[in-house]
RNA sequence: CUCCGAACGGGCAAAACCAGUGUAAGCUGGUGACGCAAAGCCACGGAUCCUGAUCUUAAAGGAUAGCCGGGUUGCCGAAG
Numbered sequence: 001c002u003c004c005g006a007a008c009g010g011g012c013a014a015a016a017c018c019a020g021u022g023u024a025a026g027c028u029g030g031u032g033a034c035g036c037a038a039a040g041c042c043a044c045g046g047a048u049c050c051u052g053a054u055c056u057u058a059a060a061g062g063a064u065a066g067c068c069g070g071g072u073u074g075c076c077g078a079a080g
Base pairs, nucleotide, nucleotide: 003080004077005076011036012035016031017030018029019028020027021026034066040072041071042070044069045068046067047064048063049062050061051060
């Protein structure tokens, strides 16, 4: 240094409920912890979801990074 994942310290926050926002998927804040070593960041490829021009299938746009892959940055250091 890399793989890897014990410990310590800290970090994030699913469902549900409340408030706001959006046509919607969803997002933001609060409460709350199912989990997470990239559950930090980027929609690049795939996937799923929403809206839907044309007018009858899906142009175009949007969402999910906690669906998978990829890119990029990065805390700690026990065994191996």
A computed fold for an 80-nucleotide RNA from Geobacter sp., annotated as c-di-GMP-I-GGC riboswitch aptamer. Rfam family: c-di-GMP-I-GGC riboswitch aptamer. Gene Ontology term of the family: cyclic-di-GMP binding.